Background
This is a predicted structure of a 264-nucleotide part of an RNA (large-subunit ribosomal RNA, domain VI) from a metagenome. The RNAcentral record of the full RNA draws on SILVA. It matches the Rfam family "Bacterial large subunit ribosomal RNA". Rfam links the family to the GO terms structural constituent of ribosome and ribosome.
Context: one part of a larger RNA
RNA sequence: CGUAGGAGACUUGCGCGGUUUUUUCUCUAGUACGAGAGGAUUGAGAAGGACGAACCUCUGGUGUGCCAGUUGUCCCGCUUGGGGCACCGCUGGGUAGCCAACGUUCGGCCAGGAUAAACGCUGAAGGCAUAUAAGCGUGAAACCCUCCGCAAGAUCAGGUCUCCCGCUAUUUAUAGCGAAGGCUCCUCGAAGACCACGAGGUCGAUAGGCCGGAUGUGUACGAGUGGUUAACACUCUGAGCGGACCGGUACUAACAGCCAAGCG
Numbered sequence: 001c002g003u004a005g006g007a008g009a010c011u012u013g014c015g016c017g018g019u020u021u022u023u024u025c026u027c028u029a030g031u032a033c034g035a036g037a038g039g040a041u042u043g044a045g046a047a048g049g050a051c052g053a054a055c056c057u058c059u060g061g062u063g064u065g066c067c068a069g070u071u072g073u074c075c076c077g078c079u080u081g082g083g084g085c086a087c088c089g090c091u092g093g094g095u096a097g098c099c100a101a102c103g104u105u106c107g108g109c110c111a112g113g114a115u116a117a118a119c120g121c122u123g124a125a126g127g128c129a130u131a132u133a134a135g136c137g138u139g140a141a142a143c144c145c146u147c148c149g150c151a152a153g154a155u156c157a158g159g160u161c162u163c164c165c166g167c168u169a170u171u172u173a174u175a176g177c178g179a180a181g182g183c184u185c186c187u188c189g190a191a192g193a194c195c196a197c198g199a200g201g202u203c204g205a206u207a208g209g210c211c212g213g214a215u216g217u218g219u220a221c222g223a224g225u226g227g228u229u230a231a232c233a234c235u236c237u238g239a240g241c242g243g244a245c246c247g248g249u250a251c252u253a254a255c256a257g258c259c260a261a262g263c264g
Base pairs, nucleotide, nucleotide: 001153005164006163007162008161009160010159011158015150016149017148018147021049022048023047024046025045026044027043033038051107052106053105054104055103059101060099061098062097066093067092068091069090070089071086072085073084074083075082076081112144113143118138119137120136121135166177167176168175169174170173181259182258183257184256185201186200187199188198189197206253207252208251209249210248211247212246213245216241217240222236223235224234225233226232
C1' cells in the first nucleotide's frame, strides 16, 4: 500500500514444513508342526535403547551486587571492629533465574484410503482352461490421510460475532473538531538482538522503596563467665546478615501528547 467505510476479537485451511525409529521379554504356547532336536504364524500386553520436545517439582550444575571462614598487604590516627586490592584473592555453602543435564514429564500409537511385489473371485476371445481382455477383491516401514507447527499478499486477498457510524467551514474536495478504536510517550515483564508480544499508566499494585513471610548462610557486634593478660570455649543467640522469590502497602516514579470513519 492492497484486501471497496473505520475498528476490536475469534476463526476456516489453499498450501508448506515436521514427525512417522528400533530391541528384548511375557501370555497365546512348549500349542500348531516335527521321529526327535527343535519350534512358530496370529493376537494381546510389558519393559527398554537411540532420537525429539517441553519444563525445573525432585536429583544436580551455575549462580562475579547472598552468607560464612581464611592468607598477604594498604587504609579508616591506634585497639577493637571494618573497607580496598590480590582470578569473585582463596575456600565452604547457596535463593531466584538459566541448563544443548546427570533430572522430570511427554512423543512415535491406533484407525482409514488408494496401491507395489504377491495371492484371488467371476470370466471370455478359444464350448475346455485361464486372476484379465470387460468387471470385482486381498495385500507393505514406501504414497495420501491421521498427529504437530506455520499459514488469507490463498491479489479467487475467505468466514463469524461485536462496536462506531457524526459535527463545522469554505473554493466540493480540502481543512478543522473528533466516534469506536489505536499510536507516540512513560512504569515494567517468567516477552525480547531491534521490532514485536504481554502487564500497567492515579478510577493505579506496573517498577522501586517500606513492611511481613519464604528461602540461604550458620550462632553477628557488644557484654558476661571460664581460660597463663593467650588462643579459644560457653551464655545472651538458630543469633546477625541477606540479589532476583511470595504477598501487602500509594511513600517515590507512570509526566505529556497525537492519529482516526464511506468512492463509483